[in-house]
Context: one part of a larger RNA
RNA sequence: GGAUGAACGCUAGCGAUAGGCUUAACACAUGCAAGUCGAGGGGCAGCAUUAUCAAAGCUUGCUUUGAUAGAUGGCGACCGGCGCACGGGUGCGUAACACGUAUGCAACUUACCCAUAAAGCGAGGAUAACCCGGAGAAAUUCGGACUAAUACUCGAUGGUAUUAUUAAGAGGCAUCUUUUAAUAAUUAAAGAUUUAUCGAUUAUGGAUAGGCAUGCGCAUGAUUAGCUAGUUGGUGGGGUAACGGCUCACCAAGGCGACGAUCAUUAGGGGUUCUGAGAGGAAGGUCCCCCACACUGGUACUGAGACACGGACCAGACUCCUACAGGAGGCAGCAGUGAGGAAUAUUGGUCAAUGGACGAGAGUCUGAACCAGCCAAAUCGCGUGAAGGAAGACUGCCCUAAGGGUUGUAAACUUCUUUUGUGUGGGAAUAAAAAGAGGGACGUGUCCCUCAUUGUAUGUACCAUACGAAUAAGGAUCGGCUAACUCCGUGCCAGCAGCCGCGGGAAUACGGAGGAUCCGAGCGUUAUCC
Repeated sequence: GGAUGAACGCUAGCGAUAGGCUUAACACAUGCAAGUCGAGGGGCAGCAUUAUCAAAGCUUGCUUUGAUAGAUGGCGACCGGCGCACGGGUGCGUAACACGUAUGCAACUUACCCAUAAAGCGAGGAUAACCCGGAGAAAUUCGGACUAAUACUCGAUGGUAUUAUUAAGAGGCAUCUUUUAAUAAUUAAAGAUUUAUCGAUUAUGGAUAGGCAUGCGCAUGAUUAGCUAGUUGGUGGGGUAACGGCUCACCAAGGCGACGAUCAUUAGGGGUUCUGAGAGGAAGGUCCCCCACACUGGUACUGAGACACGGACCAGACUCCUACAGGAGGCAGCAGUGAGGAAUAUUGGUCAAUGGACGAGAGUCUGAACCAGCCAAAUCGCGUGAAGGAAGACUGCCCUAAGGGUUGUAAACUUCUUUUGUGUGGGAAUAAAAAGAGGGACGUGUCCCUCAUUGUAUGUACCAUACGAAUAAGGAUCGGCUAACUCCGUGCCAGCAGCCGCGGGAAUACGGAGGAUCCGAGCGUUAUCC
């Protein structure tokens, strides 16, 4: 000198953009953060409609009230499907194939999506909800009876699927891979409907997403020198989507290590960021990719995918409820609270856009996201007026003091402007194009035309107009390094200080004043890095 997720002191007009618990992965009140589908199903608690009946009022065919009917729209709870493994948070652990990079899988999986081919036959038994009854303070739970499905089960058929055997051909990378044919065994399905379609089954290929293996790179310490029994390898069984001591039985005695094993300490890794001419050095906050974790430890279930933040079970610590028998909970989601700390924001708005889940769609949900609020904490931009104006005014300060210098074109004064500000008016700006309905074209899901609808931010940005220089400057420093000097006070005192140092009676170094210098809505100090 540059830099910062900074803090502190003094000061402060505005806007845009980006940022905001670096400490206790400490504990959390409250609200919200993952639902959706009635075009899968039985149903009908609530709402609305309709119909029937009854009563009342009368305007004599209408109003009100009550009851009944799943009949219709729709739908709480329930069965079922899909989603909840994404999105969002944090950096505890991890020195590791975690990450980065480059390869490999003749050792693998992949729901939804796309393409192609085939097939979609027949039957059955339950169960929740509802109802009845019981236990319990509650959380909840037990028994009986009834019923449906795209829930579940069985049978049939079936192939390029799986397994086994055989034959032939082709290829390669050692185990082998691949194609064709034959035989035997096994395995499938679900319907809905407004008739437009959507969905369901099998197989192959694709796409996407993952899994595994390997080379190289990746912190410090030798005042850590030896480490290792599933340890290293083999055979066989099991297990996995898959290879493998992954696991088990047996056999052998191996394997790693001064090219640093093992142990200890520290640490998420990278893209990147800061600095530097570069080489290097330092950092890993925001944003993107990967990993790990979800009160602590462990375990599996479901599923295409989890060993699952707002799922389950067990153990533990803590908090809460209790009728003392027993129960409930997990903000490292968004806000917010306490604590810790030098220190870090609102218990805001909207699904309008972008994206996600579900749905045929309308749509619903979405603290993702987009916006708004707070903070000079950063970067950039704008302003605090411009031109003229010498009697070089007054005050202040200084001097060699009837005088001069400086403050200083500075002020006053004249003319002008109105960014900004205040008031008034306009502005439904842009962000929007789609999905929807109707029609048409090509020919079954695309395109075109028409129609109408939807804006949180927001009466915001912006524009016009009126007024009036009006509403807007500070901080640090002035001995040398280092740009900028005099007077007064003090008298080794009070004090200053980054280093050298200054102060003991003329202090440009302390305190004040005047003046000056540097930067400027900031300026200094502290901390850290180069």
Small-subunit ribosomal RNA, 5' domain from a Paludibacteraceae bacterium, 530 nucleotides, folded computationally.
Its Rfam family is "Bacterial small subunit ribosomal RNA". Gene Ontology terms of the family: ribosome and structural constituent of ribosome.
Lineage of the source: Bacteria > Pseudomonadati > Bacteroidia > Bacteroidales > Paludibacteraceae.
It was read from a public genome assembly.